Background
Glycine riboswitch aptamer from a Caulobacteraceae bacterium, 96 nucleotides, folded computationally. The sequence was found by an Rfam model in a public genome assembly. The coordinates come from a structure-prediction model, not an experiment, and the mean pLDDT is 77. Taxonomically the source falls in Caulobacteraceae (Bacteria, Pseudomonadati, Pseudomonadota, Alphaproteobacteria). It matches the Rfam family "Glycine riboswitch aptamer". Its family is annotated with glycine biosynthetic process in the Gene Ontology.
């Protein structure tokens, strides 16, 4: 000092689906209108997580495993959140 795996932090990019329908409570306020909460209901989405099968791997008794599948949790204007991918910073492991 140069790779090669992993982990965390910051940035940026990041989909898909009703801004549905009904009670109800907060807030404004005389009261509508508006906005936010929650319950219940029909419809849907799939990229937190989660579970499931499995190609494939491995230390082969057994385990490990998706962006397939399930929709249990999330979620269907925006915002938030978001697999994943790029750049940056520090840690941890490994071989030359």
């Nucleotide at each position: 000092g140069c790779g090669g795996c992993u982990c965390u932090c910051g940035c940026g990019g990041g989909a898909g689906a009703g801004g549905c329908c009904g009670g109800g409570c907060c807030u404004u306020g005389c009261g509508a209108c508006g906005g936010g909460c929650u319950c219940g209901g029909c419809g849907c989405c799939g990229a937190a997580g989660g579970c499931g099968c499995a190609a494939c791997c491995g230390c082969c008794c057994c385990g490990g495993a998706a962006a397939c599948g399930c929709u249990c949790a999330g979620g269907c204007a925006a915002a938030a959140g978001g697999a994943c991918c790029g750049c940056g910073a520090g840690g941890g492991c490994c071989a030359g």